[in-house]
Order: sequence, then C1' cells, then structure tokens
RNA sequence: AAACGAUAAAGGCAAACCCGUGGAAACGCGGGGACGCAAAGCUAUAGGGCCUUCGCAAGAUGGCAGCCAGCUACCGAA
Repeated sequence: AAACGAUAAAGGCAAACCCGUGGAAACGCGGGGACGCAAAGCUAUAGGGCCUUCGCAAGAUGGCAGCCAGCUACCGAA
C1' cells in the first nucleotide's frame, strides 16, 4: 500500500411504521422509531438499472445512492 472484516475499541447511519410538512405522483424534509448497514459517506443529463406522471409506443426536463457501479474515508484481530 492492496486486500480482508472480529461477539475488538471509538464513533456513525437509520428500513418499516407513526406525526408534521412540501409535491400531481414517484419521492423529499423535520421529529419519533430501529429492520438492518464496514462505506447505509458522496456522486442522478454526462455508466447501467429501477420508480412516478403522461403516452399506442418510443420516451422524462421528475425521482431513487438502503440495486449494481464510480470516488473518497475511520479502526486493525485473524
């Protein structure tokens, strides 16, 4: 340095659901809450995929990073 990931240490995030709020929707934001996560950190015209609206179809100028991917990063047993 790469790879790897423990019933280690320190710290972190927060699914469903509920309340409030924005949105036509997908979904976002705040609070509660923990199913899980070693990248569940960041990246959404400019890699793929998925969702929503409309549409015969093709197809988003909308959305998803907790689907894969790319980039960066804490710790150090085997």